[in-house]
Molecule: SAM riboswitch aptamer (S box leader)
Organism: uncultured Flavihumibacter sp.
RNA sequence: CUUAUCAAGAAAGGCAGAGGGAUAUGGCCCGAUGAAGCCUUGACAACCUGUUUCCUGCGGCAACGCAGGGAGUAAGGUGCCAAAUCCAGCCCGCUAUGCGGGGCAGAUAAG
Numbered sequence: 001c002u003u004a005u006c007a008a009g010a011a012a013g014g015c016a017g018a019g020g021g022a023u024a025u026g027g028c029c030c031g032a033u034g035a036a037g038c039c040u041u042g043a044c045a046a047c048c049u050g051u052u053u054c055c056u057g058c059g060g061c062a063a064c065g066c067a068g069g070g071a072g073u074a075a076g077g078u079g080c081c082a083a084a085u086c087c088a089g090c091c092c093g094c095u096a097u098g099c100g101g102g103g104c105a106g107a108u109a110a111g
Stems, first nucleotide, its partner, number of pairs: 001111006011041005019030003025088003042081001044079001047077003050073010085105001090102005
């Protein structure tokens, strides 16, 4: 940089000791019944790999191979385990203390 996804899901213990929720700002939250960070263990998910199975196509006498797709698994590579990516912020619409859509930015995966 490109593509896809982002309202689902999933926490205990130890060390530590005041912050944290990416980002100016505004909100709203979490936090001494212990924040960040580090470690251990466990889970969640299913993007990639592996693996099982089914369907289709092609090749093959066949065994089977290759390609695409569906379903499963969770061994490996990542990720993740308050709140929609916590909400807004910029633009648009509407029945307008609000609601909806899009965008920016960000996160993750694969390339």